[in-house]
The RNA shown here (transfer RNA) has 72 nucleotides and comes from Actinocatenispora sp. It matches the Rfam family "tRNA". By type it is a transfer RNA. The prediction has a mean pLDDT of 80. The sequence is in RNAcentral, with records from ENA.
RNA sequence: GGCGGGUUCGGCUAGUGGUCAGGCCGCGGGAUUCUCGAUCCCGAGACGAGGGUUCGAUUCCCUCACCCGCUG
Numbered sequence: 001g002g003c004g005g006g007u008u009c010g011g012c013u014a015g016u017g018g019u020c021a022g023g024c025c026g027c028g029g030g031a032u033u034c035u036c037g038a039u040c041c042c043g044a045g046a047c048g049a050g051g052g053u054u055c056g057a058u059u060c061c062c063u064c065a066c067c068c069g070c071u072g
Base pairs, nucleotide, nucleotide: 001071002070003069004068005067006066007065010025011024012023013022018055027043028042029041030040031039048064049063050062051061052060
């Protein structure tokens, strides 16, 4: 340099053109408890960046950045 794959809450991970973007752990609040833990309830929290297509993009296309693999 070429090719392929990936990038989603603090972490791990699901998802697909129209979902309030879901789950687990963690975090905050409450209930319970003498206290802690456990348990239960509630809550905050994410689509790498910029363009394009579309009525509508996390999803499809392009460019860039970064990560992983293969290869000259």